Model confidence (mean pLDDT): 84 of 100. A computed fold for an 83-nucleotide RNA from Clostridium collagenovorans DSM 3089, annotated as c-di-GMP-I riboswitch aptamer. Rfam family: c-di-GMP-I riboswitch aptamer. Rfam links the family to the GO term cyclic-di-GMP binding.

[in-house]
RNA sequence: GAAUAAAAAUGGCAAAACUAGGGAAACUUAGUGACGCAAAACUACAGGGGCUAAAAUAAAUAUUAUGCCAGCCAGUUGCCGAA
Numbered sequence: 001g002a003a004u005a006a007a008a009a010u011g012g013c014a015a016a017a018c019u020a021g022g023g024a025a026a027c028u029u030a031g032u033g034a035c036g037c038a039a040a041a042c043u044a045c046a047g048g049g050g051c052u053a054a055a056a057u058a059a060a061u062a063u064u065a066u067g068c069c070a071g072c073c074a075g076u077u078g079c080c081g082a083a
Stems, first nucleotide, its partner, number of pairs: 012037002017032006035071001041076003047073002049069003056063002
């Protein structure tokens, strides 16, 4: 100097619920709040999976994403640092 990496530390994010808004819905924005998270940071056209069905179509109540979810798996990047 490099790699692996525990404990601890500096800190970070923010579930449900409520209030106000956006949206056809899924869901989302802001505030309050804190269930939890070592990536709960970013990525939805790298990939898988899931949710909704306005519009369209039709075998007439079914199909389908151009809509949405990464706090589902995942890809990429990052803080601290003993033996």